The RNA shown here (transfer RNA) has 72 nucleotides and comes from a bacterium.
[in-house]
RNA sequence: GCUGGCGUAGCUCAGUGGUAGAGCGGUUGAUUUGUAAUCAACUGGUCGGGGGUUCGACUCCCUCCGCCAGCU
Numbered sequence: 001g002c003u004g005g006c007g008u009a010g011c012u013c014a015g016u017g018g019u020a021g022a023g024c025g026g027u028u029g030a031u032u033u034g035u036a037a038u039c040a041a042c043u044g045g046u047c048g049g050g051g052g053u054u055c056g057a058c059u060c061c062c063u064c065c066g067c068c069a070g071c072u
Base pairs, nucleotide, nucleotide: 001071002070003069004068005067006066007065010024011023012022013021018055025043026042027041028040029039030038048064049063050062051061052060
């Protein structure tokens, strides 16, 4: 230098054009003599940045940034 993949909640990851989700985590409550476990509720996001297409973009296109792999 070229090619491909990935970037979404504190963490691990879903979500392939029509309201952004799960598990774990955190808070509060119930239960217990107490703790753990369990149960219930709550808490959580500029979907890496910018631009474009579209009635509508996490999703499609361009570009930049970061990480990983391959080729030279």